RNAcentral holds the sequence, with entries from ENA. Predicted 3D model of a 72-nucleotide RNA (transfer RNA) from a Candidatus Babelota bacterium. Its Rfam family is "tRNA". Rfam links the family to the GO term triplet codon-amino acid adaptor activity. The coordinates come from a structure-prediction model, not an experiment, and the mean pLDDT is 80.
[in-house]
């Protein structure tokens, strides 16, 4: 240089033909306990980014950015 695949919460991920974005762990608060741990209730928090189609985009188009790979 050129193909191909990946990007969702702190961390590992699900999302069937486009239609309410969930899970585990971890985090906060609280109950329990003399206290720690456990356990049980709560709450917080995320679709790399810019754009296009759509009533409606995590999903499908194009583009950038980062990251594994294969050619050369």
């Nucleotide at each position: 240089g050129g193909g191909g695949c990946u990007a969702u919460a702190g961390c590992u991920u699900a999302a069937u033909u486009g239609g309410c974005a969930g899970a585990g762990c971890g985090g906060u608060a609280g109950a329990u306990u003399u206290g720690c741990a456990u356990u049980c209730u709560a709450c917080g928090g995320a679709u790399u980014c810019c754009a296009g189609u759509u009533c409606g985009a995590u999903u499908c188009u194009g583009g950038a950015u980062a990251g594994c790979u294969c050619c050369a």